[in-house]
Overview:
This is a predicted structure of a 74-nucleotide RNA (transfer RNA) from an Eggerthellaceae bacterium. Its Rfam family is "tRNA". Gene Ontology term of the family: triplet codon-amino acid adaptor activity.

RNA sequence: GCGCCCGUAGCUCAGCUGGAUAGAGCAGUGGACUUCUAAUCCGAAGGUCGCAGGUUCGAAUCCUGCCGGGCGCG
Repeated sequence: GCGCCCGUAGCUCAGCUGGAUAGAGCAGUGGACUUCUAAUCCGAAGGUCGCAGGUUCGAAUCCUGCCGGGCGCG
């Protein structure tokens, strides 16, 4: 330098044949329970979906460029 894959909550990931409110588990946090912890149960919060453009009535999802990571080739 070229090709392929990946980037979504603090972490691990789902969602990617475009459709309306973006989700799960864990962590953290409030409460219940307990003499106190742990475990268990209930709740709330937490996101520019890597960045910027484009297509579309509508984009996490499609297209282009760039950034970061991994693998392969030279």